[in-house]
This is a predicted structure of a 73-nucleotide RNA (transfer RNA) from Okeania sp. KiyG1. The sequence is in RNAcentral, with records from ENA, GtRNAdb, MGnify and Rfam. Lineage of the source: Bacteria > Bacillati > Oscillatoriales > Microcoleaceae > Okeania. It matches the Rfam family "tRNA". Rfam describes the family as follows. Transfer RNA (tRNA) molecules are approximately 80 nucleotides in length.
RNA sequence: GGGCCUGUAGCUUAGUGGAUAGAGUGCGUGGCUACGGACCAUGAGGUCGGGGGUUCGAAUCCCUCCAGGCCCG
Numbered sequence: 001g002g003g004c005c006u007g008u009a010g011c012u013u014a015g016u017g018g019a020u021a022g023a024g025u026g027c028g029u030g031g032c033u034a035c036g037g038a039c040c041a042u043g044a045g046g047u048c049g050g051g052g053g054u055u056c057g058a059a060u061c062c063c064u065c066c067a068g069g070c071c072c073g
Stems, first nucleotide, its partner, number of pairs: 001072007010025004018056001027043005049065005
């Protein structure tokens, strides 16, 4: 330099044009317990990597940039 893949909550991730963006784990609060863990209930936490475009409507499609990974030279 060329090609391909990935980027969604603290972490691991589901969602491949239309529902309020969900789940596991972690965290807060309460219950339970002699205490803790486990367990039960409940809550907070997301500008969906940045920008632009297409569309009535974009996490999703297109362009570009950024970051990471793999392959080729």
Record summary:
Its mean pLDDT, the model's own confidence on a scale to 100, is 80. RNAcentral records the identical sequence in 49 taxa.